Molecule: transfer RNA
Organism: Patescibacteria group bacterium
RNA sequence: UCUAGGGUAGUUCAAUUGGUAGAACGCUGCACUGUUAAUGCAGAAGUUGGAGGUUCAAGUCCUCCCCCUAGAG
Numbered sequence: 001u002c003u004a005g006g007g008u009a010g011u012u013c014a015a016u017u018g019g020u021a022g023a024a025c026g027c028u029g030c031a032c033u034g035u036u037a038a039u040g041c042a043g044a045a046g047u048u049g050g051a052g053g054u055u056c057a058a059g060u061c062c063u064c065c066c067c068c069u070a071g072a073g
Base pairs, nucleotide, nucleotide: 001072002071003070004069005068006067007066010025011024012023013022019056027043028042029041030040031039049065050064051063052062053061
């Protein structure tokens, strides 16, 4: 330099071929109890890597850029 895959909550990952951004773990509060742990209930936490474009509507499609992984030279 080129090719392919990827970037979404603190972490690991979903999101039906464009139609309300979710789960698990973790975190906070409450219940439970001799206390912790476990368990149950509730809650918080997202500019979907950045900037534009298309569309009534974009995590999803298009363009450019940044970062990570693998391969080629």